[in-house]
RNA sequence: AACGAAAAAGCCAAACCCGGUGUGAGCCGGGGGUGGAACGCCACGGGUCUCAACGAGACAGCCGGGUUGCCGAAA
Numbered sequence: 001a002a003c004g005a006a007a008a009a010g011c012c013a014a015a016c017c018c019g020g021u022g023u024g025a026g027c028c029g030g031g032g033g034u035g036g037a038a039c040g041c042c043a044c045g046g047g048u049c050u051c052a053a054c055g056a057g058a059c060a061g062c063c064g065g066g067u068u069g070c071c072g073a074a075a
Stems, first nucleotide, its partner, number of pairs: 003072002011036002016031006034061001040067003044064003047059005
């Protein structure tokens, strides 16, 4: 550099429930644990979704891209 074990340490947290917040998609906190080697971060391209709709937003756990990072078998 590349790769990703039915490995290990640590980490994150889907559905659902409760509370808060937003017109909404959603977001935040708690519980929960389906899962994840970037399921950390960034709306750059595509995509999906929302609305007080020719504009303004949401999703990074839809795919690609960028960037940073834990661990260490095989090849």
Notes
The RNA shown here (c-di-GMP-I-GGC riboswitch aptamer) has 75 nucleotides and comes from an uncultured Desulfobacteraceae bacterium. The coordinates come from a structure-prediction model, not an experiment, and the mean pLDDT is 86.